[in-house]
RNA sequence: UCGGCGUGUGGCUCAGUUUGGUAGAGCGCGUGGUUCGGGACUACGAGGCCGCAGGUUCAAAUCCUGUCACCCCGA
Repeated sequence: UCGGCGUGUGGCUCAGUUUGGUAGAGCGCGUGGUUCGGGACUACGAGGCCGCAGGUUCAAAUCCUGUCACCCCGA
């Protein structure tokens, strides 16, 4: 450098793809309760349009095409 497999989704770790139909969980973060204070516990809340671009469709994280990054395999 070329070919092939896999992965890419809130700050972090991941689910959701099978069967297209309102984007979720845990941790973390903010506020309140509790406490002398903190931790733990508890209630509520904020935060992502799904690596990027295009296409198909009434509708795309999901299907198709191209492309980028990382991991692995081969030449």

Source information:
The RNA shown here (transfer RNA) has 75 nucleotides and comes from Lachnospira eligens. Lineage of the source: Bacteria > Bacillati > Bacillota > Lachnospiraceae > Lachnospira. The sequence is in RNAcentral, with records from ENA. Its mean pLDDT, the model's own confidence on a scale to 100, is 81. It matches the Rfam family "tRNA". By type it is a transfer RNA. About the family: Transfer RNA (tRNA) molecules are approximately 80 nucleotides in length.